[in-house]
Molecule: transfer RNA
Organism: Hydrocytium acuminatum
RNA sequence: GCCUACUUAGCUCAGUUGGUUAGAGCAUCCGUUUCAUACGCGGGAAGUCAUUGGUUCAACUCCGAUAGUAGGCA
Numbered sequence: 001g002c003c004u005a006c007u008u009a010g011c012u013c014a015g016u017u018g019g020u021u022a023g024a025g026c027a028u029c030c031g032u033u034u035c036a037u038a039c040g041c042g043g044g045a046a047g048u049c050a051u052u053g054g055u056u057c058a059a060c061u062c063c064g065a066u067a068g069u070a071g072g073c074a
Stems, first nucleotide, its partner, number of pairs: 001073007010026004019057001028044005050066005
């Protein structure tokens, strides 16, 4: 330099080929339980879906550009 894949909660990830509320586990907070802690149980909070532009009645999802990460080729 060229090619490919990826970017969604603090972390790891799902999201069925565009539609009806954006979710799970771990972590965190509150309650319950215990002499106490842990485990278990119940509940809460946490998101500009990397940024930007476009297509569409409607975009996490499709297209372009940019940025970052990983891999391959030279």